[in-house]
Molecule: Bacterial small signal recognition particle RNA
Organism: Verrucomicrobiota bacterium
RNA sequence: UGCCAGGGGCCAUGGACUGCGGACCGGCGAACCCCGCCAGGGCAGGAAUGCAGCAACGGUAGCCAGCUCCACUUUGCCGUGGUUCCCUGGUGUCC
Numbered sequence: 001u002g003c004c005a006g007g008g009g010c011c012a013u014g015g016a017c018u019g020c021g022g023a024c025c026g027g028c029g030a031a032c033c034c035c036g037c038c039a040g041g042g043c044a045g046g047a048a049u050g051c052a053g054c055a056a057c058g059g060u061a062g063c064c065a066g067c068u069c070c071a072c073u074u075u076g077c078c079g080u081g082g083u084u085c086c087c088u089g090g091u092g093u094c095c
Base pairs, nucleotide, nucleotide: 001092002091003090004089005088006087007086008085009083010082011081012080013079014078015077019072021070022069023068024066026064027063028062034059035058036057042051043050044049
């Protein structure tokens, strides 16, 4: 110094894992100060009817959860590829 191999660094990439957010499904769910609809009862009325409106019911905010999906995320892990870099070994050549 050439070639080969191994290891490391660097770059790229894939996967699992971690954390956060969102979507979706399920459960719970603001007694009143959220919405709708308002039984009963209340009020007005001669009556028809109207008014306000508790509970219940439906929903919303919110909370919990996940074999799911999406995005982001790692002081680390594993795999793949590349590299003009570093180290080691083998081998050939030259001085």